Predicted 3D model of a 1500-nucleotide RNA (small-subunit ribosomal RNA) from a metagenome. The prediction has a mean pLDDT of 85.
RNA sequence: AGAGUUUGAUCCUGGCUCAGGAUGAACGCUAGCGGCAGGCCUAACACAUGCAAGUCGAGGGGCAGCAUAAAAUUAGUUUACUAAUUUGGUGGCGACCGGCGCACGGGUGCGUAACGCGUAUGCAACCUACCUUGUACAGGGGGAUAGCCCGGAGAAAUUCGGAUUAACACCCCAUAGUAAUAUGUAAUAGCAUUAUUAUAUAUUUAAAACUUCGGUGGUACGAGAUGGGCAUGCGUCCUAUUAGCUAGUUGGUGAGGUAACGGCUCACCAAGGCUACGAUAGGUAGGGGGCCUGAGAGGGUGAUCCCCCACACUGGUACUGAGACACGGACCAGACUCCUACGGGAGGCAGCAGUGAGGAAUAUUGGUCAAUAGGCGCAAGCCUGAACCAGCCAUGCCGCGUGCAGGAAGAAUGCCCUAUGGGUUGUAAACUGCUUUUAUUCGGGAAUAAACCCUCUUACGUGUAGGAGGCUGAAGGUACUGAAUGAAUAAGCACCGGCUAACUCCGUGCCAGCAGCCGCGGUAAUACGGAGGGUGCAAGCGUUAUCCGGAAUCAUUGGGUUUAAAGGGUCCGCAGGCGGUCUUAUAAGUCAGUGGUGAAAUCUCGCAGCUUAACUGCGAAACUGCCAUUGAUACUGUAGGACUUGAAUGUGGUCGAAGUGGGCGGAAUAUGACAUGUAGCGGUGAAAUGCGUAGAUAUCUGGAGGAACAUCAGUGGCGAAGGCGACACCCUGGACUCAUACUGACACUGAGGUACGAAAGCGUGGGGAGCAAACAGGAUUAGAUACCCUGGUAGUCCACGCCGUAAACGAUGUCUACUAGCCGUUGGGAGCCUUGAGCUCUUAGUGGCGCAGCUAACGCACUAAGUAGACCGCCUGGGGAGUACGGUCGCAAGAUUAAAACUCAAAUGAAUUGACGGGGGCCCGCACAAGCGGUGGAGCAUGUGGUUUAAUUCGACGCAACGCGAAGAACCUUACCAGGUCUUGACAUCUAGAGAACUUUCCAGAGAUGGAUUGGUGCCUUCGGGAACUCUAAGACAGGUGCUGCAUGGCUGUCGUCAGCUCGUGUCGUGAGAUGUUGGGUUAAGUCCCGUAACGAGCGCAACCCUUGUCCUUAGUUGCCAGCGCGUAAUGGCGGGAACUCUAAGGAGACUGCCGGUGACAAACCGGAGGAAGGUGGGGAUGACGUCAAGUCAUCAUGGCCCUUACGACCUGGGCUACACACGUGCUACAAUGGGCGGUACAAAGGGUUGCCAAACCGCGAGGUGGAGCUAAUCCCGUAAAACCGUUCGUAGUCCGGAUUGGAGUCUGCAACUCGACUCCAUGAAGUCGGAAACGCUAGUAAUCGUAAAUCAGAACGUUACGGUGAAUACGUUCCCGGGCCUUGUACACACCGCCCGUCACACCAUGGGAGUGGGUUGCAAAAGAAGUAGCUAGUCUAACCGCAAGGGGGACGGUUACCACUUUGUGAUUCAUGACUGGGGUGAAGUCGUAACAAGGUA
Repeated sequence: AGAGUUUGAUCCUGGCUCAGGAUGAACGCUAGCGGCAGGCCUAACACAUGCAAGUCGAGGGGCAGCAUAAAAUUAGUUUACUAAUUUGGUGGCGACCGGCGCACGGGUGCGUAACGCGUAUGCAACCUACCUUGUACAGGGGGAUAGCCCGGAGAAAUUCGGAUUAACACCCCAUAGUAAUAUGUAAUAGCAUUAUUAUAUAUUUAAAACUUCGGUGGUACGAGAUGGGCAUGCGUCCUAUUAGCUAGUUGGUGAGGUAACGGCUCACCAAGGCUACGAUAGGUAGGGGGCCUGAGAGGGUGAUCCCCCACACUGGUACUGAGACACGGACCAGACUCCUACGGGAGGCAGCAGUGAGGAAUAUUGGUCAAUAGGCGCAAGCCUGAACCAGCCAUGCCGCGUGCAGGAAGAAUGCCCUAUGGGUUGUAAACUGCUUUUAUUCGGGAAUAAACCCUCUUACGUGUAGGAGGCUGAAGGUACUGAAUGAAUAAGCACCGGCUAACUCCGUGCCAGCAGCCGCGGUAAUACGGAGGGUGCAAGCGUUAUCCGGAAUCAUUGGGUUUAAAGGGUCCGCAGGCGGUCUUAUAAGUCAGUGGUGAAAUCUCGCAGCUUAACUGCGAAACUGCCAUUGAUACUGUAGGACUUGAAUGUGGUCGAAGUGGGCGGAAUAUGACAUGUAGCGGUGAAAUGCGUAGAUAUCUGGAGGAACAUCAGUGGCGAAGGCGACACCCUGGACUCAUACUGACACUGAGGUACGAAAGCGUGGGGAGCAAACAGGAUUAGAUACCCUGGUAGUCCACGCCGUAAACGAUGUCUACUAGCCGUUGGGAGCCUUGAGCUCUUAGUGGCGCAGCUAACGCACUAAGUAGACCGCCUGGGGAGUACGGUCGCAAGAUUAAAACUCAAAUGAAUUGACGGGGGCCCGCACAAGCGGUGGAGCAUGUGGUUUAAUUCGACGCAACGCGAAGAACCUUACCAGGUCUUGACAUCUAGAGAACUUUCCAGAGAUGGAUUGGUGCCUUCGGGAACUCUAAGACAGGUGCUGCAUGGCUGUCGUCAGCUCGUGUCGUGAGAUGUUGGGUUAAGUCCCGUAACGAGCGCAACCCUUGUCCUUAGUUGCCAGCGCGUAAUGGCGGGAACUCUAAGGAGACUGCCGGUGACAAACCGGAGGAAGGUGGGGAUGACGUCAAGUCAUCAUGGCCCUUACGACCUGGGCUACACACGUGCUACAAUGGGCGGUACAAAGGGUUGCCAAACCGCGAGGUGGAGCUAAUCCCGUAAAACCGUUCGUAGUCCGGAUUGGAGUCUGCAACUCGACUCCAUGAAGUCGGAAACGCUAGUAAUCGUAAAUCAGAACGUUACGGUGAAUACGUUCCCGGGCCUUGUACACACCGCCCGUCACACCAUGGGAGUGGGUUGCAAAAGAAGUAGCUAGUCUAACCGCAAGGGGGACGGUUACCACUUUGUGAUUCAUGACUGGGGUGAAGUCGUAACAAGGUA
């Protein structure tokens, strides 16, 4: 510090996710030790048991218990001894009276949004026990009461009565003023209420003893310290879908009350007080120091430690006291639990342990007061679950260890992988040497202890200070340490597709599963599970949860708003914010210095202590804050003065569809009337509905009526926006402009608010020509509730009143300043002259281009989206949703404000490359058109589908499968089926043994095969043996046309012989990419030329190759024969020839080379000449980058999987040839351009020894006999056919056509039944030119005619070659199909066979409404009234004081009033849960209906 994820790719916007750190954690797996910390986050739920607050005998009376001394008595036989009893005498001490403490310490976080907390102040408005210190004092009396004793009630808790007694308990009197209260006076101080000091008068309140005689304690009044109380400024969560709240409320006067101010309380008076700077209400929550995170600013949090607050079963109340409205006190009410003799009582772990419950989850019913600390005490001491320790727990942090060194034969065995060679585990192990932390055993053994206290001693003033010795350790026989033994006692967890370090095998087969995000898994998964290996961390490792970070993703630091989310529809304007120039003052902001505070701990730095570290101690710094004070005065503020440039005003002029009102005009439409006139009009893609013989449409005339204003008219004008258009007038607003005068900052923006605000819509009343939702009809259509047509009502118009929204858009808030230019245009002004439709300048608008700059890009660019300033509005992923609920507004429609649950990992913007378009432009192709001939109809052949079958083997499926693989299924082939057989196998290699190989014959069998049998002993040799072959045996292995062409190689098809596909360097762009390759011409061609930020290059095109067309040269056998000669019935038959044809080698030739024209002086095109051939001469081979997961595992090869007495192998027979049917490809026809018969002619290219087969003879024929020739320019296949000549048939199911069937044969072959071909005789089917549709072909082509070959024993109508005869047509590119280039739109990229919307149906999820129902909280109005306090008081009782007495004073109880908790009633508000039914929403591989959007998406 970033990364992954939207796309085919890119940049941006934007969300989601990850890597880091942290935790009072939990869970899973694992676990050696120690140190230091931490440990109910949930039920403030309920609690058994024990402990957690006592102490003082130096306050008191006393003596229950203990100890003890003495004495006495009694008992035991006695001196003695023992026991008991008595005597409070002593040490002490239960209970009691009294003092102090119990208000601390410890726990918890319910409540509380508050002066609760934090911080800073104030108290002139206060208190403070114990402590320190100062001054003064303590005289004299009195009456009770607990305990104990006696008696009573009760189960108990407890309680009543009587008698008696003490105090440092209680009471009275005296003494005291420097105390308190009240009223004055004077001085000083203060902003002030007032304070301080001095002083006068009146009134009032004290005390306690004990003693070791040292002292301790007591009282009053001061001072201090400590601790508290109160008040105030500032800070302190969310919601405005909470906007108004408040009646003791706000203030005053008086009184009461308090330690104290105060509506704290009360009476009266006034009507205030709070609030948009958020009152009130609702929700949530103890606050802070701090802690976590972060660079910081911040965000989150408030365990442990420290400070404050609140609480103590729930609610209320006071008492005591210095202090409480009191955790382990009291009273009352309530709920709960327990005891009970049923009458009545007891209790409060949110103290420490512990139990139950809850929960994912949190410990021992431990030790000690040794230390620290607290209470009491003179002290010893006692008490202390505070505290210190120990126990449990890897909960965290820190430290240590599980060995170290050597050791390659890289050992063996094993696991794993493998290309079978090996690799890896791995220096790992073994082995050798060393060490002993830790664990184990045996020993030694601390510090923490200083004191108090006791004893002794020194100094001075009987007490203090110092010294010496002694006593005291829970932790603990712990830490630490010595020795012994021996590598001995000690490693796991997660991960390994990317992010993210780390890879292979097996299993599984969209299953099981994984997953933080993207995403893996459908038979080769580095992603699932296991294994081997590896990586990371390590006594831990992972997961889950939560927080911060990354996230600049709420942006103060530090974001945005044309198109991504986001500028309010517009103006005015209160509050608020902000504000021109000069100057004076001030000092609030601001800046600086100083002082106080900011507790400690924490954090940071330094040093130090535990072996180190964690941890701890000391010191420093810091605590960014607040307050006070002093100073500075530039800027801002405030106050005063001045100014004119911002702003406004006056005078002159100009401009305009600016607004309102009432007038007025012409054209046009429709309508009614008269007239002319006759059969149609109208409408559409085409029609129909409609109108018209009752006279339409058309034409003429004048009439009435409504609405809108052609031309002018213009990116022209005006207005804030909406908006405004004939003409003239009244009234009104605005802007601009020139020159001046005047005011003197009056300005800008503007939350709320007011006003305006298109269209549609609503209300009332008018009006209604045209147009026209709804509606009706006609068309279109599969449907057509649409588009089109004919009609047509609201409405559109006017007046008044609502509504308040629009893509109200420049998708761009308003205002101000600044920042290159150029060209138009509207309004005004100035200057100049040549006076014009002139030029130059200036200002206010309004447009186009363009620099800098900005922008994600597109683009903006003085009219900013640039550079800055002021103010306002708005945004924070997509969907849910601008929806629900609530509020406000509205007559309604609806508007406005405005969520959540749930769901997805994207949604979006701009630009790029493609693809596509019922977008555009240019061009090509038998693409159409023009032609010729076929297919589709018939019969047959052949292939396919389907069906059938034991099997009908398999593959190929639009073009680009279907006479395809198959250039040839009777057996074989053959892969299929049935049956019969074999198991190292039909085939290959290796080992061992036997045998030459091989061969004859017979038997069984369908055969494979099995059994028997005959002949035969070969070749090489170093004599050991070897090679080939056969048989036997065992195992390694063979074998598979079994699967996967979606694991592959190779080969092939197709777009397409289309003209394209790319690269290097450069340039442009943030980038994907672009440029080049586009443009102007041209071409068959990205062919060439020109232009050009491109310049070059490669693969393609072309050419080079083959063939054919002309000529030449060379060579002439088997080919040829002109001339010469011979010969024949005839023939190159022969001699000979080398001219010709031909053969087959080599050359020539064609290049737009030449001429003319066009063109841009180019490329090129057109025409021509010459030439056998002319513009690529014809044909072939040749197939760019790529596309289709195209085809092929059955040609072959091959990974993986599968079978192994079978999915292998052999054999016989069958099947691949089936047959209702459908399709493709062909053949033959339907006839006279023909059929039949007879005659006559002309090829090319092939093949042939397992062959082609001549002559001759036989057969009607297929063919047979025969055997010459030929290993081929020699012989044979082998008569080419159409054609031509002649004849016949005469338009018919025929002398067409030949299927089918019967019979007879031939040939091949082991074998023609299933299932061959051919021949002859007989038979003689459909068919008379073929619907929709759709095919081929542009010249030696189509059409037509025959010939040959491959395969092959035989079996072509197929295929591949060959030649013969030999046309028609092309105006042209509008249309169909395919293709190329450019451009445009796009929501497509699996790329239009794309994408995608809504209803309906089904399942699930959350949510709104809902008659209601059940809870919580709470307001208001009432009722109620315990305990308690205060007031009042007829009653009852009464020690201290007064009084001679009666009595009084005072007190207690009782009664009553006020306040008030629980509780009750009524009625509201709010919130949660639930609810028949219902609404929409979301999600869900393959449902239904349509096709709304994306292209002009087919009606933008």